Record summary: Predicted 3D model of a 1443-nucleotide RNA (small-subunit ribosomal RNA) from an uncultured bacterium. The sequence is in RNAcentral, with records from ENA and SILVA. Its Rfam family is "Bacterial small subunit ribosomal RNA".
């Protein structure tokens, strides 16, 4: 885009079309084929004539040569047309072209000739009879255009002849002689005449038969055929013919698809498409076939006959059970089937048909109407103005936006609708119109009667809100939905169409996705494993001929309709009329001769042959050689050997391994040896001989296209395997043993059977690969190598050229890219094979081959939305290269064992609040849970609330204090009662009510902010340019160097940004400035204390400067960057430390800091209070402290810090207490006073290796401090007690210098403190680093990848379970076509000895002829039998797909 459509929602009008696609299922009822009295007899009615009876217009009986009408029958014509359907049919059925010399043709037209004389019947009718009916029998009468005989014979036909011309031939035509056979009907009219009749010829139209070409799928249908193919003779027909019969011959068809199976009416045309094609075969037209199913003939011009006959069958109906009747695939209609398809209408007025002389009759053909948006076309549902942008809806950032000039309102119009009036054509010339009072015209009324459907994530035009929460649902593909859904549902808005809009189904297109036009095959699907070669296809060069192909002209045909163009008719259009055009594997004819074909004659460039040579693991057969392994015999010799990562099994004192000599046997041929050679491929390797195939080179000669390819066919064909017979050294599936391992049916080791070898025969497959079929020609170069030849040269070497092979690099070109590139995957031609999404599956079934194993050929159902190729960026690797890091190593000290502290898990509990979970949770949030904190639990209370803002009404306060109840919150009572004022009020408080508060409730996977981590790792990017189809690449890679993408050099790159570094703080040195609370070298004083005077030199303090930059020297390096060493310097190569954290990753952490969207609670999930809990305890883990002791413990004495803190504070001296502490209160808001004692250290004494004078847990008693309060549940002191623990398994952590280790000091939080924690400070103060193999982490380059959620990836198979389709399957059911036999209706034909018999012959008897009966052949249906094929069901079995 289309449809004979259907379904959903909706629906105003008209015109023109269309309307059982399914059950060729069954049909009630009515109608669809009759007509002619001018062919005929008869009957009836009417009419006329003249009667009778009389009710004067009725009844009865009679006649009629008249006239009109009706009818059963005889007769004629029609019924073979028209109408329906598509079951069958793959066919001369259809289409197209021809033929018929092999034919027919009623009615119609033209022409010629004729129609004489006779005869006998049968219906109707009458009578009798049978039957329920349908129908029938017998007897008798009768007419004809019915039937019969004779005559005539223009003619026609036949037989025997003759002649002419025609044809390729032939049964054709014409002329002619003799003979034979053969015709007829009347009717109407007063008549003229008309209509008929007979014979013959011609015409028109119609038909039969034959014929070339075209006409679906399956080869998993490959062979078919006995009337089969042909001939002769006969029969039959209108006619040819095996159409039929007899006889004879053995043919005929087939890979260009016979036979078989499936499906199907064919065409004009219709839909689609640019076309070529593809699909279809409704309506209309042509042809065919069919008429309940099967068979058969009759009549007729024509039928084997839709509304005829006979028979059989199934079905249905009637029946008196004896027997009958029927055939809608005609028009309506009914049932059924189905998603689905109309009225039991009107009319013969028109067109057409039948009959008739005609009037006319008949006509469900046809013309019309009805139903249906089923389709196409046309029209309408109003038009103009109208902004307070109304109300209302929806959204909202609350400002507004939008529906929207839309509505309302004002004015106008009347197509349509309704009402009224008029009113055709369709009918050629009187009447006659179903449609129809229709089309059309006029008037009136009044915006009046008239809009929906689908869609809005992308494709694809159109977006928001709410609801829902992987539910319910959507979906054409991708996909959407798991609490903010533009995708579901609803609403608003929008978009597209519009009396329709969507959905479903089907076809074409897009799809160059079956490729003729117009594709491919190295790696995506796809080159047969290789050759030989028949058919087929294709084929060098020259000349002549021919004209099949080819090209052109003319002509015929290509029905009409359709289609295209032009012009008309309905108001337009759809629709329709006229004219023109109209594409062919078609016919006839004329012409051309280039190309192809064919014929003829040549040529030599293709191909082949002859001659002369070369190389070679080419093949087959026979022989032969040495090395090695193994075995055997002998000698020497002694304890191991062998094997592995390490071992063990094994062998060996019965003498191995090792070594020497000898022998046996089998298999394979080191070196040469080479991207070297040969072969078609598989493949081929010692040497010699014989037989044999092919290539290559050279010079001339010969043949003269002999060529290329190759379906089918035939042959060869690695390894493994099979059969038979040999052989068997080594190796070695299976198997045994030893190891390895969680296991190890493996890898490793020790053995070892088939096999490997030979002969003969099978198998026929491989990643049989260059994943690249064969042939020919053309198209840049360079460089190796093998074989041959030529030239340069006397010649070797060498150089140049050429032919044939075999490699590498590479141009153009090709390619999706990779790559290929004269050995093409380039450019062309020829031939063959093969492909068409993945899986199912190279499977099933069938067939063929095979001894088997199996091979060849080779599907479908079902299932998925991918499978795949090449390349890119990452990530990853038990891949590689380079580099770094307390990463390892080298060291020091720990953890893991003990006790305790602390956190976590688990368990428990009313609650043990919550969060954090590898590194990067676990002395974490928490810089401090007895109450509070507190979020948890129990209990008691409050409800505008503990807190904020506002409104309304009221009150005067509220607070504070006293008292009572209570665990307290709270409640009751009492005392006391505001401030400012311009007097209007305002501020503040309370009570009641309303808005609202409140939530540590949920979601860190809705978020902001902040933080952790990789990682202070050196990376992460951009602009422009260039390269690539593109993703991307380049830059950023490379060579050096660095802590560093730091710097240098190079480079299709050149620059730039975020990071690195530096700038900042601190520390180390110096200087300047400034000296109080700091300092004191010098001066003075002194109570001896920098205490005082004094001073600012020093220390120090805290502000500002300086200093370090590879600056200098040497060496290395590339004249670089940089590195090594040195000098100077307080400091040297970023001096030490800190702050500083790129692009990003982990949906990392946090809604319980804070903020915040959404959701949830609202007399509670909010708020207040008391008590409890967060402190539990079988256990497990993390982080720590203290120890286990002598480098120690203890006692005494003695020395030296830094950094901090202090007023609800630090708290001195002094006094008391063993002590914790108490009393005290000078001083200090601090360089002034206090905390404050530093400790390890040093000097002495004791302890002497022990569970101790180590260790301090636990427990008891007595005390102290803080605090409303130390019971749950604080800290400290004294005395007493004195546990485990003697250096810690596997494993694991920190640290590279003022570091580790070790010693003490301080601070925050804080009433106190469970701090052994955290953050800081100073003292003492080491050891080690060879080095980068390994572990971990990281950077960079490269490589592989089936990974991209990125190796914690992906993914394979079994097993278990469910579902689905398929294959097989014992058996069973149904169908189809054939074969053989039996039976055999109706019927034609033939025969006939039985019966009957009007026409003719005969005087008669009888005959001829006919009918019936009988017999025979054929034959439908039916039956029997054995097979075949197809389909259904199916216990069970096998594999497959999905989950």
């Nucleotide at each position: 885009g289309a449809u004979g459509a259907a379904c959903g929602c909706u629906g105003g009008c008209g015109g023109c079309g269309u309307g059982c696609c399914u059950a060729a299922u069954a049909c009630a009822u009515g109608c669809a084929a009759g007509u002619c009295g001018a062919a005929c007899g008869a009957g009836g009615a009417a009419c006329c004539c003249a009667g009778u009876a009389c009710u004067u217009g009725u009844a009865c009986a009679g006649g009629g040569a008249u006239c009109u009408c009706c009818u059963a029958g005889u007769g004629g014509c029609g019924a073979a047309c028209g109408g329906g359907u598509g079951a069958g049919u793959a066919a001369c059925g259809c289409g197209u072209u021809g033929g018929u010399g092999a034919c027919c043709u009623a009615c119609c037209c033209c022409a010629a000739a004729g129609a004489g004389a006779g005869g006998g019947a049968c219906a109707a009718c009458a009578g009798u009879c049978c039957g329920a009916a349908a129908g029938g029998a017998c007897u008798g009468c009768u007419a004809a255009u019915a039937c019969c005989u004779c005559a005539u014979g223009u003619g026609a036909u036949c037989g025997c002849g003759a002649g002419a011309g025609u044809u390729a031939a032939a049964g054709g035509u014409c002329u002619u002689g003799c003979g034979a056979u053969u015709a007829a009907a009347g009717g109407a009219g007063u008549a003229a005449u008309c209509c008929g009749c007979u014979u013959u010829g011609g015409g028109a139209g119609g038909g039969g038969c034959c014929u070339g070409c075209g006409u679906c799928c399956c080869a998993u249908c490959a062979g078919c055929u006995a009337g089969u193919u042909g001939g002769u003779a006969g029969g039959g027909u209108a006619a040819u013919g095996g159409c039929c019969u007899a006889c004879c011959a053995a043919g005929g068809c087939a890979a260009a698809g016979a036979c078989g199976g499936g499906u199907a009416g064919g065409g004009g045309a219709c839909c689609u498409g640019a076309g070529a094609g593809g699909g279809u075969g409704a309506c209309c037209c042509c042809c065919c076939a069919c008429a309940c199913u099967g068979g058969u003939a009759c009549u007729g011009a024509a039928a084997c006959a839709c509304g005829g006959a006979c028979c059989a069958g199934a079905c249905a109906c009637c029946u008196a059970c004896g027997g009958g009747u029927g055939g809608c695939a005609g028009c309506a209609g009914u049932a059924g089937g189905g998603a689905a398809u109309a009225u039991u209408g009107c009319g013969c007025a028109a067109u057409g048909g039948g009959c008739g002389a005609a009037a006319g009759c008949c006509u469900g053909a046809c013309g019309c109407a009805g139903c249906a948006a089923c389709g196409c076309c046309g029209c309408g549902u109003g038009c103009a103005c109208g902004a307070u942008g109304a109300a209302g809806g929806u959204c909202u950032u609350c400002g507004g936006a939008u529906c929207g000039u839309a509505a309302a309102g004002u004015g106008c119009u009347u197509u349509u609708a309704u009402g009224a009036g008029g009113g055709a054509a369709g009918a050629g010339a009187a009447a006659g119109g179903a449609c129809u009072g229709u089309a059309c015209c006029u008037c009136a009324u009044g915006a009046a009667u008239a809009a929906g459907g689908a869609u809005c994530g992308g494709c694809u035009a159109a977006c928001u809100a709410c609801g829902u929460g992987c539910c319910g649902g959507c979906a054409g593909c991708c996909g959407c939905g798991g609490u903010a859904a533009c995708a579901c549902g609803u609403a608003g808005g929008a978009u597209c169409c519009a009396a329709g809009c969507g959905u479903u189904a089907u076809c074409c297109g897009g799809a160059u996705u079956u490729a003729c036009u117009g594709g491919g095959c190295g790696u995506a699907a796809a080159g047969c494993g290789c050759g030989u070669g028949c058919a087929g296809g294709u084929g060098g060069u020259u000349u002549g001929g021919u004209a099949a192909g080819u090209u052109g002209g003319a002509u015929g045909u290509u029905a009409a309709a359709u289609c295209u163009c032009c012009c008309g008719g309905c108001u337009c259009a759809a629709c329709u009329g006229g004219g023109a055009g109209c594409u062919g594997u078609c016919g006839u004819u004329c012409a051309a001769a280039a190309c192809u074909g064919c014929c003829a004659a040549g040529c030599u460039a293709g191909a082949g042959g002859a001659c002369g040579g070369u190389a070679g693991a080419g093949g087959g057969a026979g022989g032969u050689g040495g090395a090695a392994u193994u075995c055997a015999g002998g000698g020497u010799g002694u304890a191991g050997u062998g094997g592995u990562g390490a071992a063990a099994u094994g062998c060996g004192u019965a003498g191995a391994u090792a070594u020497c000599c000898u022998g046996a046997g089998g298999a394979a041929c080191a070196c040469c040896a080479g991207u070297g050679g040969c072969g078609a491929a598989g493949g081929c390797g010692g040497c010699c001989u014989c037989c044999u195939g092919g290539c290559c080179c050279g010079c001339u000669c010969c043949u003269g296209a002999c060529a290329c390819u190759a379906a089918g066919a035939c042959g060869c064909g690695a390894a493994a395997g099979c059969u038979a017979g040999g052989g068997g050294a080594g190796c070695g599936a299976a198997c045994g043993g030893g190891a390895u391992u969680a296991g190890a049916u493996a890898c490793c080791c020790c053995g070892g059977u088939a096999g490997u070898c030979c002969u003969a025969g099978c198998c026929g497959u491989a990643a049989a690969c260059g994943a690249u079929g064969g042939g020919u020609a053309c198209u840049a170069a360079g460089u190796g190598u093998u074989g041959g030849c030529c030239g340069g040269u006397c010649g070797a070497c060498c150089c140049g050229g050429u032919c044939a092979g075999u490699g590498c690099u590479g141009u153009a070109g090709c390619u999706a890219a990779c790559g290929c590139g004269u050995u093409a995957a380039g450019u062309a031609c020829c031939c063959c094979g093969c492909c068409u999404g993945g899986g199912g599956a190279g499977u099933a079934c069938g067939a063929c081959c095979g001894c088997a194993a199996g091979g060849u050929u080779g599907a479908g159902a079902c299932u998925c939305a991918a499978a795949g190729g090449a390349a890119u960026u990452g990530a990853c690797g038990g891949g590689g290269g380079c580099c770094c890091g307390c990463a390892c190593a080298a060291g020091c000290g720990g953890u893991g064992g003990a006790g305790c502290a602390u956190g976590u898990g688990g368990u428990u509990u009313a609650a043990u609040u919550c969060g954090a979970c590898g590194c990067a949770a676990c002395g974490c949030g928490a810089a401090g849970a007895a109450c509070c904190u507190u979020a948890c639990c129990c209990a008691g209370g409050c409800u505008u609330g503990a807190c904020a803002u506002c409104c309304u009404a009221g009150a005067g306060a509220c607070a504070a204090c006293c008292u009572c109840a209570g665990a307290g919150a709270u409640g009751g009572g009492g005392u006391c009662u505001u401030c400012c004022u311009u007097c209007g009020g305002g501020a503040u408080u309370c009570u009641a009510g309303g808005a609202c508060a409140g939530g540590u409730g949920c979601u860190g996977c809705a978020u902001g902010g902040c933080u952790g981590u990789c990682g202070u790792c050196a990376g992460c990017u951009c602009g422009u340019g260039u390269c690539g189809u593109g993703a991307g690449a380049u830059g950023u890679u490379g060579g050096g160097u660095u802590a560093a993408g730091u710097c240098c050099c190079g480079c299709a790159a050149c620059g730039a940004g975020c990071g690195c570094a530096a700038c900042c703080c601190u520390u180390a040195c110096c200087c300047u400035u400034a000296g109080u609370u700091g300092c004191c070298g010098g001066c003075g004083g002194u109570u001896c204390g920098g205490c005082c005077g004094g001073g600012c030199c020093c220390u120090c303090u805290a502000a500002g400067g300086g200093g370090a930059c590879u600056g200098c020297c040497c060496c290395g390096g590339a004249a670089a960057a940089c590195g090594g060493g040195g000098a100077g310097g307080a400091a040297g190569g970023u001096g030490g430390g800190g702050a500083u954290g790129a692009c990003g990753u982990c949906a990392a952490g946090u809604c319980c800091u804070c903020a915040u969207g959404g959701c949830c609670c609202u007399u509670a999930c909010g708020c207040c209070u008391g008590g409890g809990g967060c402190u539990a305890c079988a256990c497990a883990c993390g982080u720590g402290c203290u120890a286990c002791a002598a480098u120690g413990g203890u006692c005494g004495g003695u020395a030296c810090a830094a950094a901090g803190g202090g007023c609800a504070g630090c708290g001195a001296a002094c006094c008391c207490g063993c002590g914790a502490g108490g009393g005290g209160g000078u001083g200090c808001a601090a360089a002034u006073c206090c905390c404050a004692a530093a400790a390890a250290g040093c000097c002495g004494g004791c302890c002497u290796c022990a569970g101790u004078u180590c260790g301090g847990a636990u427990u008891g008693c007595a005390g102290g401090c803080u605090g409303c309060a130390a019971c749950u549940c604080g800290c400290c002191u004294g005395c007493a007690u004195g546990a485990a623990g003697u250096u810690g398994g596997a494993a694991u952590c920190g640290c590279u210098a003022g570091u580790a280790a070790u010693g003490g000091c301080g601070u925050a939080u804080c009433a106190g403190a469970u701090a052994u924690g955290a953050c800081g400070c100073c003292g003492u103060g080491a050891a080690u680093a060879c080095g980068u193999u390994c572990c971990c982490g990281g950077g960079u380059c490269u490589u592989g990848u089936a990974c991209a959620c990125a190796c914690c990836g992906c993914c394979c198979g079994u097993c278990a379970a469910g579902c689905c389709a398929c294959c097989u399957g014992a058996a069973u059911c149904a169908g189809u076509g054939g074969u053989a036999c039996c039976c055999g209706a109706a019927g034609u034909u033939g025969c006939u000895g039985u019966u009957c018999u009007a026409a003719c012959c005969g005087c008669a008897a009888g005959g001829a002829g006919g009918a019936a009966g009988g017999c025979a052949c054929c034959u439908a249906a039916g039956g029997u039998a054995a097979a075949a094929c197809u389909g259904g069901u199916g216990a069970g079995g096998a594999g497959g797909g999905c989950u």